[in-house]
RNA sequence: GCGGUUGUAGUUCAGCUGGAUAGAAUACUGGGCUACGAACUCAGAGAUCGGGGGUUCAAAUCCCUCCAACCGUA
Repeated sequence: GCGGUUGUAGUUCAGCUGGAUAGAAUACUGGGCUACGAACUCAGAGAUCGGGGGUUCAAAUCCCUCCAACCGUA
RNA backbone atom coordinates (compact mmCIF):
# COMPACT_ATOMS: atom_id res chain seq x y z
P G A 1 -0.99 3.87 3.60
O5' G A 1 -0.79 2.84 2.34
C5' G A 1 -0.68 3.39 0.99
C4' G A 1 -0.69 2.25 0.00
C3' G A 1 -1.93 1.37 0.00
O3' G A 1 -2.99 1.94 -0.73
C1' G A 1 0.00 0.00 0.00
P C A 2 -4.52 1.71 -0.29
O5' C A 2 -4.77 0.16 -0.59
C5' C A 2 -4.76 -0.32 -1.92
C4' C A 2 -4.90 -1.83 -1.92
C3' C A 2 -6.06 -2.38 -1.11
O3' C A 2 -7.30 -2.31 -1.80
C1' C A 2 -4.11 -3.62 -0.61
P G A 3 -8.65 -2.13 -0.97
O5' G A 3 -8.84 -3.56 -0.28
C5' G A 3 -9.13 -4.70 -1.06
C4' G A 3 -9.17 -5.94 -0.20
C3' G A 3 -10.08 -5.89 1.01
O3' G A 3 -11.45 -6.05 0.69
C1' G A 3 -8.02 -6.80 1.64
P G A 4 -12.56 -5.36 1.60
O5' G A 4 -12.50 -6.21 2.95
C5' G A 4 -12.86 -7.58 2.96
C4' G A 4 -12.51 -8.23 4.28
C3' G A 4 -13.20 -7.68 5.51
O3' G A 4 -14.55 -8.14 5.62
C1' G A 4 -10.93 -8.00 5.98
P U A 5 -15.64 -7.30 6.39
O5' U A 5 -15.24 -7.50 7.92
C5' U A 5 -15.34 -8.77 8.54
C4' U A 5 -14.83 -8.72 9.97
C3' U A 5 -15.47 -7.65 10.86
O3' U A 5 -16.73 -8.05 11.37
C1' U A 5 -13.13 -7.60 11.12
P U A 6 -17.83 -6.97 11.66
O5' U A 6 -17.24 -6.18 12.92
C5' U A 6 -17.08 -6.84 14.18
C4' U A 6 -16.28 -5.98 15.14
C3' U A 6 -16.85 -4.63 15.49
O3' U A 6 -17.88 -4.71 16.46
C1' U A 6 -14.54 -4.42 15.03
P G A 7 -19.01 -3.57 16.51
O5' G A 7 -18.27 -2.33 17.14
C5' G A 7 -17.59 -2.44 18.40
C4' G A 7 -16.87 -1.14 18.76
C3' G A 7 -17.78 0.05 18.94
O3' G A 7 -17.34 0.87 20.04
C1' G A 7 -16.15 0.53 17.30
P U A 8 -18.06 0.74 21.44
O5' U A 8 -19.62 0.99 21.13
C5' U A 8 -20.11 2.29 20.91
C4' U A 8 -21.55 2.39 21.33
C3' U A 8 -21.85 1.95 22.76
O3' U A 8 -21.52 2.96 23.70
C1' U A 8 -23.44 0.97 21.32
P A A 9 -20.79 2.54 25.02
O5' A A 9 -21.83 2.89 26.18
C5' A A 9 -22.19 4.24 26.43
C4' A A 9 -22.57 4.43 27.88
C3' A A 9 -21.55 3.89 28.88
O3' A A 9 -21.37 4.82 29.93
C1' A A 9 -23.70 3.01 29.34
P G A 10 -20.19 5.85 29.88
O5' G A 10 -19.05 5.08 30.72
C5' G A 10 -17.78 5.71 30.94
C4' G A 10 -16.94 4.85 31.86
C3' G A 10 -16.71 3.43 31.36
O3' G A 10 -15.57 3.38 30.51
C1' G A 10 -17.51 3.35 33.58
P U A 11 -15.61 2.42 29.17
O5' U A 11 -15.59 0.96 29.79
C5' U A 11 -14.46 0.45 30.46
C4' U A 11 -14.71 -0.95 30.96
C3' U A 11 -15.21 -1.92 29.88
O3' U A 11 -14.15 -2.48 29.14
C1' U A 11 -16.59 -2.09 31.80
P U A 12 -14.40 -3.00 27.62
O5' U A 12 -15.33 -4.28 27.82
C5' U A 12 -14.79 -5.47 28.38
C4' U A 12 -15.85 -6.55 28.43
C3' U A 12 -16.61 -6.80 27.14
O3' U A 12 -15.89 -7.61 26.22
C1' U A 12 -18.14 -6.68 28.93
P C A 13 -16.27 -7.54 24.65
O5' C A 13 -17.84 -7.34 24.65
C5' C A 13 -18.64 -7.82 23.59
C4' C A 13 -19.99 -8.26 24.14
C3' C A 13 -21.16 -8.08 23.18
O3' C A 13 -21.24 -9.13 22.22
C1' C A 13 -21.77 -7.31 25.33
P A A 14 -21.89 -8.82 20.80
O5' A A 14 -23.45 -8.66 21.15
C5' A A 14 -24.21 -9.79 21.52
C4' A A 14 -25.65 -9.45 21.79
C3' A A 14 -26.47 -8.88 20.66
O3' A A 14 -26.81 -9.83 19.66
C1' A A 14 -27.08 -7.84 22.70
P G A 15 -26.83 -9.38 18.14
O5' G A 15 -27.96 -8.26 18.08
C5' G A 15 -29.33 -8.59 18.30
C4' G A 15 -30.16 -7.34 18.41
C3' G A 15 -30.05 -6.36 17.24
O3' G A 15 -30.83 -6.77 16.12
C1' G A 15 -29.89 -5.15 19.25
P C A 16 -30.55 -6.03 14.75
O5' C A 16 -30.90 -7.16 13.70
C5' C A 16 -29.98 -8.26 13.52
C4' C A 16 -30.72 -9.39 12.86
C3' C A 16 -31.57 -8.97 11.69
O3' C A 16 -31.52 -9.96 10.65
C1' C A 16 -32.94 -9.96 13.38
P U A 17 -30.85 -9.59 9.29
O5' U A 17 -31.83 -8.52 8.60
C5' U A 17 -31.47 -7.92 7.36
C4' U A 17 -32.73 -7.45 6.65
C3' U A 17 -33.40 -6.25 7.30
O3' U A 17 -33.93 -5.42 6.27
C1' U A 17 -34.92 -8.04 7.15
P G A 18 -33.45 -3.96 6.09
O5' G A 18 -33.98 -3.17 7.39
C5' G A 18 -33.15 -3.02 8.54
C4' G A 18 -33.61 -1.82 9.35
C3' G A 18 -35.07 -1.85 9.78
O3' G A 18 -35.16 -1.32 11.09
C1' G A 18 -34.68 0.09 8.54
P G A 19 -36.24 -2.00 12.12
O5' G A 19 -37.24 -0.79 12.36
C5' G A 19 -36.75 0.49 12.80
C4' G A 19 -37.86 1.34 13.33
C3' G A 19 -38.84 0.65 14.26
O3' G A 19 -39.24 1.56 15.24
C1' G A 19 -40.00 1.49 12.38
P A A 20 -38.32 1.87 16.48
O5' A A 20 -39.32 1.59 17.68
C5' A A 20 -40.63 2.19 17.71
C4' A A 20 -41.32 1.67 18.94
C3' A A 20 -40.40 1.62 20.18
O3' A A 20 -40.56 2.72 21.05
C1' A A 20 -41.38 -0.52 19.73
P U A 21 -41.79 3.75 20.90
O5' U A 21 -41.17 4.90 21.75
C5' U A 21 -39.79 5.29 21.60
C4' U A 21 -39.16 5.59 22.94
C3' U A 21 -37.82 4.87 23.15
O3' U A 21 -36.86 5.79 23.69
C1' U A 21 -39.35 4.36 24.95
P A A 22 -35.36 5.77 22.94
O5' A A 22 -34.71 4.35 23.28
C5' A A 22 -35.11 3.17 22.60
C4' A A 22 -34.09 2.08 22.74
C3' A A 22 -33.50 1.88 24.14
O3' A A 22 -34.35 1.05 24.89
C1' A A 22 -31.76 1.90 22.52
P G A 23 -34.66 1.35 26.41
O5' G A 23 -34.65 -0.08 27.10
C5' G A 23 -33.49 -0.52 27.81
C4' G A 23 -33.25 -1.97 27.50
C3' G A 23 -32.33 -2.66 28.48
O3' G A 23 -33.05 -3.13 29.60
C1' G A 23 -31.57 -3.06 26.28
P A A 24 -32.31 -3.26 31.04
O5' A A 24 -31.40 -4.56 30.88
C5' A A 24 -31.99 -5.83 30.64
C4' A A 24 -30.91 -6.88 30.49
C3' A A 24 -29.89 -6.93 31.62
O3' A A 24 -30.38 -7.66 32.73
C1' A A 24 -28.78 -6.99 29.54
P A A 25 -29.93 -7.24 34.21
O5' A A 25 -28.42 -7.74 34.30
C5' A A 25 -28.12 -9.14 34.24
C4' A A 25 -26.63 -9.34 34.06
C3' A A 25 -25.75 -8.65 35.10
O3' A A 25 -25.65 -9.40 36.29
C1' A A 25 -24.92 -8.20 32.95
P U A 26 -25.64 -8.67 37.70
O5' U A 26 -24.24 -7.91 37.71
C5' U A 26 -23.02 -8.64 37.76
C4' U A 26 -21.85 -7.74 37.41
C3' U A 26 -21.68 -6.51 38.27
O3' U A 26 -21.01 -6.81 39.50
C1' U A 26 -21.49 -5.89 36.00
P A A 27 -21.33 -5.89 40.77
O5' A A 27 -20.68 -4.48 40.41
C5' A A 27 -19.28 -4.33 40.38
C4' A A 27 -18.91 -2.97 39.83
C3' A A 27 -19.47 -1.76 40.57
O3' A A 27 -18.70 -1.42 41.71
C1' A A 27 -19.84 -1.48 38.28
P C A 28 -19.41 -0.86 43.00
O5' C A 28 -20.04 0.53 42.52
C5' C A 28 -19.19 1.61 42.12
C4' C A 28 -20.02 2.81 41.69
C3' C A 28 -21.05 3.27 42.70
O3' C A 28 -20.46 4.10 43.69
C1' C A 28 -22.05 3.15 40.57
P U A 29 -21.06 4.04 45.20
O5' U A 29 -22.46 4.78 45.10
C5' U A 29 -22.52 6.18 44.82
C4' U A 29 -23.98 6.64 44.78
C3' U A 29 -24.85 6.18 45.94
O3' U A 29 -24.66 6.96 47.10
C1' U A 29 -25.99 5.82 43.92
P G A 30 -24.87 6.24 48.55
O5' G A 30 -26.46 6.07 48.64
C5' G A 30 -27.28 7.22 48.76
C4' G A 30 -28.75 6.85 48.67
C3' G A 30 -29.23 5.79 49.64
O3' G A 30 -29.42 6.27 50.95
C1' G A 30 -30.08 5.32 47.52
P G A 31 -29.32 5.21 52.20
O5' G A 31 -30.63 4.30 52.07
C5' G A 31 -31.92 4.88 52.27
C4' G A 31 -33.03 3.89 51.96
C3' G A 31 -33.06 2.61 52.78
O3' G A 31 -33.56 2.79 54.09
C1' G A 31 -33.48 2.10 50.52
P G A 32 -33.09 1.80 55.29
O5' G A 32 -33.67 0.37 54.87
C5' G A 32 -35.08 0.13 54.85
C4' G A 32 -35.38 -1.27 54.39
C3' G A 32 -34.76 -2.39 55.21
O3' G A 32 -35.50 -2.67 56.38
C1' G A 32 -34.46 -2.83 52.92
P C A 33 -34.74 -3.04 57.76
O5' C A 33 -33.98 -4.39 57.46
C5' C A 33 -34.70 -5.58 57.18
C4' C A 33 -33.74 -6.68 56.76
C3' C A 33 -32.56 -6.90 57.69
O3' C A 33 -32.93 -7.75 58.78
C1' C A 33 -31.78 -6.77 55.48
P U A 34 -32.57 -7.39 60.28
O5' U A 34 -30.98 -7.44 60.30
C5' U A 34 -30.32 -8.69 60.17
C4' U A 34 -28.83 -8.50 60.20
C3' U A 34 -28.31 -7.62 61.34
O3' U A 34 -28.18 -8.37 62.56
C1' U A 34 -27.28 -6.99 59.31
P A A 35 -28.69 -7.72 63.95
O5' A A 35 -27.61 -6.57 64.14
C5' A A 35 -27.89 -5.51 65.07
C4' A A 35 -26.63 -4.76 65.35
C3' A A 35 -25.85 -4.32 64.10
O3' A A 35 -26.32 -3.06 63.65
C1' A A 35 -24.39 -5.43 65.60
P C A 36 -26.48 -2.85 62.06
O5' C A 36 -24.97 -2.75 61.59
C5' C A 36 -24.15 -1.68 62.05
C4' C A 36 -22.75 -1.81 61.49
C3' C A 36 -22.68 -2.10 60.00
O3' C A 36 -22.85 -0.91 59.24
C1' C A 36 -21.18 -3.51 61.16
P G A 37 -23.25 -1.07 57.70
O5' G A 37 -21.89 -1.60 57.07
C5' G A 37 -21.93 -2.36 55.88
C4' G A 37 -20.63 -3.11 55.71
C3' G A 37 -20.64 -4.09 54.57
O3' G A 37 -20.34 -3.44 53.33
C1' G A 37 -19.86 -5.18 56.50
P A A 38 -21.32 -3.73 52.07
O5' A A 38 -20.95 -5.22 51.64
C5' A A 38 -19.62 -5.54 51.22
C4' A A 38 -19.44 -7.04 51.18
C3' A A 38 -20.45 -7.79 50.34
O3' A A 38 -20.12 -7.76 48.97
C1' A A 38 -20.21 -8.86 52.41
P A A 39 -21.33 -7.62 47.88
O5' A A 39 -22.19 -8.95 48.07
C5' A A 39 -21.65 -10.23 47.72
C4' A A 39 -22.56 -11.33 48.21
C3' A A 39 -24.00 -11.26 47.73
O3' A A 39 -24.15 -11.85 46.44
C1' A A 39 -23.99 -11.56 50.06
P C A 40 -25.17 -11.19 45.39
O5' C A 40 -26.60 -11.35 46.08
C5' C A 40 -27.15 -12.63 46.31
C4' C A 40 -28.40 -12.53 47.17
C3' C A 40 -29.48 -11.60 46.63
O3' C A 40 -30.28 -12.21 45.64
C1' C A 40 -29.12 -11.15 48.91
P U A 41 -30.84 -11.36 44.42
O5' U A 41 -31.91 -10.39 45.10
C5' U A 41 -33.09 -10.92 45.72
C4' U A 41 -33.83 -9.83 46.46
C3' U A 41 -34.18 -8.61 45.63
O3' U A 41 -35.33 -8.83 44.83
C1' U A 41 -33.27 -7.92 47.68
P C A 42 -35.45 -8.08 43.41
O5' C A 42 -35.91 -6.60 43.83
C5' C A 42 -37.19 -6.39 44.41
C4' C A 42 -37.35 -4.97 44.87
C3' C A 42 -37.05 -3.89 43.83
O3' C A 42 -38.13 -3.68 42.92
C1' C A 42 -36.02 -3.32 45.85
P A A 43 -37.78 -3.19 41.42
O5' A A 43 -37.29 -1.69 41.67
C5' A A 43 -38.23 -0.67 42.05
C4' A A 43 -37.52 0.59 42.48
C3' A A 43 -36.73 1.35 41.42
O3' A A 43 -37.54 2.11 40.54
C1' A A 43 -35.46 1.23 43.40
P G A 44 -37.01 2.46 39.05
O5' G A 44 -35.83 3.49 39.33
C5' G A 44 -36.11 4.75 39.95
C4' G A 44 -34.83 5.51 40.21
C3' G A 44 -34.00 5.83 38.97
O3' G A 44 -34.49 6.97 38.29
C1' G A 44 -32.59 5.02 40.68
P A A 45 -34.31 7.06 36.70
O5' A A 45 -32.81 7.56 36.54
C5' A A 45 -32.41 8.80 37.10
C4' A A 45 -30.91 8.88 37.18
C3' A A 45 -30.19 8.68 35.86
O3' A A 45 -30.13 9.87 35.09
C1' A A 45 -29.17 7.35 37.51
P G A 46 -30.19 9.74 33.49
O5' G A 46 -28.79 9.08 33.11
C5' G A 46 -27.58 9.77 33.41
C4' G A 46 -26.39 8.86 33.17
C3' G A 46 -26.29 8.30 31.76
O3' G A 46 -25.66 9.22 30.88
C1' G A 46 -25.96 6.58 33.35
P A A 47 -26.42 9.68 29.57
O5' A A 47 -25.92 8.71 28.43
C5' A A 47 -24.52 8.63 28.10
C4' A A 47 -24.31 7.78 26.88
C3' A A 47 -25.00 8.28 25.61
O3' A A 47 -24.12 9.16 24.95
C1' A A 47 -25.24 5.92 25.87
P U A 48 -24.62 10.66 24.57
O5' U A 48 -25.23 10.54 23.09
C5' U A 48 -26.35 9.70 22.83
C4' U A 48 -27.12 10.24 21.65
C3' U A 48 -26.36 10.27 20.31
O3' U A 48 -26.32 9.01 19.70
C1' U A 48 -27.59 12.30 20.63
P C A 49 -25.52 8.90 18.27
O5' C A 49 -24.79 7.51 18.42
C5' C A 49 -23.74 7.33 19.36
C4' C A 49 -23.36 5.87 19.41
C3' C A 49 -23.03 5.26 18.05
O3' C A 49 -22.03 4.27 18.20
C1' C A 49 -24.87 4.13 19.01
P G A 50 -21.04 3.91 17.01
O5' G A 50 -19.84 4.94 17.16
C5' G A 50 -19.37 5.28 18.47
C4' G A 50 -18.20 6.23 18.35
C3' G A 50 -18.44 7.38 17.39
O3' G A 50 -19.14 8.45 17.96
C1' G A 50 -16.38 6.37 16.91
P G A 51 -20.16 9.31 17.05
O5' G A 51 -19.19 10.22 16.19
C5' G A 51 -18.41 11.23 16.83
C4' G A 51 -17.68 12.06 15.79
C3' G A 51 -18.53 12.62 14.67
O3' G A 51 -19.25 13.79 15.05
C1' G A 51 -16.58 11.69 13.77
P G A 52 -20.68 14.03 14.40
O5' G A 52 -20.39 14.35 12.87
C5' G A 52 -19.67 15.53 12.53
C4' G A 52 -19.36 15.55 11.04
C3' G A 52 -20.56 15.39 10.11
O3' G A 52 -21.29 16.60 9.96
C1' G A 52 -18.82 14.01 9.36
P G A 53 -22.87 16.50 9.64
O5' G A 53 -22.96 15.93 8.16
C5' G A 53 -22.57 16.75 7.07
C4' G A 53 -22.46 15.95 5.79
C3' G A 53 -23.74 15.34 5.25
O3' G A 53 -24.58 16.27 4.59
C1' G A 53 -22.02 13.75 5.12
P G A 54 -26.19 16.02 4.55
O5' G A 54 -26.36 14.76 3.59
C5' G A 54 -25.99 14.84 2.22
C4' G A 54 -26.09 13.50 1.55
C3' G A 54 -27.48 12.88 1.48
O3' G A 54 -28.25 13.43 0.43
C1' G A 54 -25.91 11.23 2.13
P U A 55 -29.86 13.42 0.56
O5' U A 55 -30.29 11.90 0.43
C5' U A 55 -30.10 11.19 -0.77
C4' U A 55 -30.56 9.76 -0.62
C3' U A 55 -31.98 9.60 -0.09
O3' U A 55 -32.94 9.72 -1.14
C1' U A 55 -30.52 8.14 1.07
P U A 56 -34.25 10.63 -0.88
O5' U A 56 -35.05 9.80 0.21
C5' U A 56 -35.54 8.51 -0.07
C4' U A 56 -36.05 7.85 1.17
C3' U A 56 -37.02 8.67 2.02
O3' U A 56 -38.33 8.63 1.48
C1' U A 56 -35.42 7.66 3.42
P C A 57 -39.19 10.01 1.41
O5' C A 57 -39.57 10.24 2.94
C5' C A 57 -40.13 11.50 3.37
C4' C A 57 -40.65 11.36 4.80
C3' C A 57 -39.66 10.76 5.78
O3' C A 57 -38.79 11.76 6.30
C1' C A 57 -41.71 9.64 5.98
P A A 58 -37.21 11.41 6.45
O5' A A 58 -37.20 10.29 7.60
C5' A A 58 -37.57 10.63 8.93
C4' A A 58 -37.65 9.38 9.79
C3' A A 58 -36.39 8.54 9.84
O3' A A 58 -35.49 9.03 10.81
C1' A A 58 -38.26 7.13 9.44
P A A 59 -33.92 9.02 10.49
O5' A A 59 -33.54 7.46 10.51
C5' A A 59 -33.78 6.68 11.71
C4' A A 59 -32.61 5.73 11.91
C3' A A 59 -31.27 6.43 12.19
O3' A A 59 -30.48 5.59 13.04
C1' A A 59 -31.10 5.14 10.23
P A A 60 -30.64 5.82 14.59
O5' A A 60 -29.44 4.90 15.15
C5' A A 60 -28.09 5.34 15.04
C4' A A 60 -27.17 4.14 15.08
C3' A A 60 -27.21 3.24 13.85
O3' A A 60 -26.31 3.70 12.86
C1' A A 60 -27.38 1.92 15.83
P U A 61 -26.70 3.62 11.28
O5' U A 61 -27.10 2.10 11.03
C5' U A 61 -26.10 1.06 11.14
C4' U A 61 -26.74 -0.29 10.93
C3' U A 61 -27.34 -0.48 9.55
O3' U A 61 -27.05 -1.79 9.07
C1' U A 61 -29.03 -0.76 11.21
P C A 62 -25.90 -1.98 7.99
O5' C A 62 -26.50 -1.25 6.69
C5' C A 62 -27.27 -1.98 5.74
C4' C A 62 -27.54 -1.12 4.52
C3' C A 62 -26.36 -0.28 4.04
O3' C A 62 -25.47 -1.06 3.22
C1' C A 62 -28.28 1.08 4.14
P C A 63 -23.89 -0.70 3.20
O5' C A 63 -23.83 0.63 2.33
C5' C A 63 -24.16 0.62 0.96
C4' C A 63 -23.99 2.01 0.38
C3' C A 63 -22.66 2.67 0.66
O3' C A 63 -21.64 2.23 -0.23
C1' C A 63 -24.41 4.19 1.09
P C A 64 -20.11 2.22 0.24
O5' C A 64 -19.74 3.76 0.25
C5' C A 64 -19.69 4.51 -0.95
C4' C A 64 -19.35 5.95 -0.68
C3' C A 64 -18.10 6.19 0.16
O3' C A 64 -16.90 6.08 -0.63
C1' C A 64 -19.85 7.54 0.97
P U A 65 -15.55 5.54 0.02
O5' U A 65 -15.14 6.74 0.98
C5' U A 65 -14.78 8.02 0.41
C4' U A 65 -14.67 9.05 1.52
C3' U A 65 -13.71 8.70 2.66
O3' U A 65 -12.36 8.97 2.30
C1' U A 65 -15.75 9.51 3.55
P C A 66 -11.19 8.08 2.97
O5' C A 66 -11.05 8.70 4.42
C5' C A 66 -10.64 10.04 4.59
C4' C A 66 -10.90 10.51 6.01
C3' C A 66 -10.25 9.70 7.12
O3' C A 66 -8.88 10.03 7.29
C1' C A 66 -12.49 10.13 7.68
P C A 67 -7.86 8.93 7.89
O5' C A 67 -8.33 8.82 9.42
C5' C A 67 -8.22 9.94 10.30
C4' C A 67 -8.73 9.59 11.68
C3' C A 67 -8.15 8.32 12.29
O3' C A 67 -6.86 8.55 12.84
C1' C A 67 -10.49 8.33 12.60
P A A 68 -5.82 7.31 12.89
O5' A A 68 -6.40 6.36 14.03
C5' A A 68 -6.47 6.82 15.37
C4' A A 68 -7.18 5.80 16.23
C3' A A 68 -6.64 4.38 16.14
O3' A A 68 -5.48 4.19 16.94
C1' A A 68 -9.00 4.34 16.02
P A A 69 -4.41 3.04 16.50
O5' A A 69 -5.13 1.69 16.95
C5' A A 69 -5.37 1.43 18.32
C4' A A 69 -6.17 0.16 18.49
C3' A A 69 -5.60 -1.06 17.77
O3' A A 69 -4.54 -1.68 18.49
C1' A A 69 -7.92 -0.92 17.36
P C A 70 -3.38 -2.45 17.67
O5' C A 70 -4.08 -3.78 17.15
C5' C A 70 -4.56 -4.76 18.04
C4' C A 70 -5.45 -5.75 17.35
C3' C A 70 -4.82 -6.52 16.19
O3' C A 70 -4.01 -7.59 16.61
C1' C A 70 -6.98 -5.77 15.56
P C A 71 -2.79 -8.12 15.65
O5' C A 71 -3.57 -8.89 14.48
C5' C A 71 -4.29 -10.08 14.77
C4' C A 71 -5.00 -10.59 13.53
C3' C A 71 -4.11 -10.80 12.31
O3' C A 71 -3.36 -11.99 12.35
C1' C A 71 -6.09 -9.68 11.66
P G A 72 -1.96 -12.12 11.57
O5' G A 72 -2.39 -12.19 10.04
C5' G A 72 -3.16 -13.27 9.56
C4' G A 72 -3.62 -13.03 8.14
C3' G A 72 -2.50 -12.77 7.13
O3' G A 72 -1.89 -13.97 6.68
C1' G A 72 -4.25 -11.20 6.81
P U A 73 -0.37 -13.99 6.25
O5' U A 73 -0.34 -13.12 4.92
C5' U A 73 -1.04 -13.55 3.75
C4' U A 73 -0.98 -12.49 2.69
C3' U A 73 0.41 -11.96 2.37
O3' U A 73 1.13 -12.84 1.51
C1' U A 73 -1.10 -10.15 2.59
P A A 74 2.73 -12.91 1.51
O5' A A 74 3.16 -11.83 0.43
C5' A A 74 2.79 -12.01 -0.94
C4' A A 74 3.22 -10.81 -1.75
C3' A A 74 4.68 -10.38 -1.56
O3' A A 74 5.55 -11.12 -2.40
C1' A A 74 3.25 -8.50 -1.39
Predicted 3D model of a 74-nucleotide RNA (transfer RNA) from an uncultured Clostridia bacterium. Rfam family: tRNA. Its mean pLDDT, the model's own confidence on a scale to 100, is 82.